RNA sequence: GCCACCGUAGCUCAGUUGGUAGAGCAGCUGAUUUGUAAUCAGCAGGUCGGGGGAUCGAUUCCCUCCGGUGGCU
Repeated sequence: GCCACCGUAGCUCAGUUGGUAGAGCAGCUGAUUUGUAAUCAGCAGGUCGGGGGAUCGAUUCCCUCCGGUGGCU
């Protein structure tokens, strides 16, 4: 330099033939316990990597940039 894939909650990841984003773990609160852990119930947490385009509407489609992984040279 070229090619492919990836970037979504604190972490690991789902999600789409475009229609107001979810799980597990972690966190907080309550119940239970002499107390902790475990268990149960509830709550909170996201400008879906940045910018632009097409669309009534984008996490999803297109372009570009940034970062990561792998391959080729």
The RNA shown here (transfer RNA) has 73 nucleotides and comes from a bacterium. Its Rfam family is "tRNA". Rfam describes the family as follows. Transfer RNA (tRNA) molecules are approximately 80 nucleotides in length. The prediction has a mean pLDDT of 81.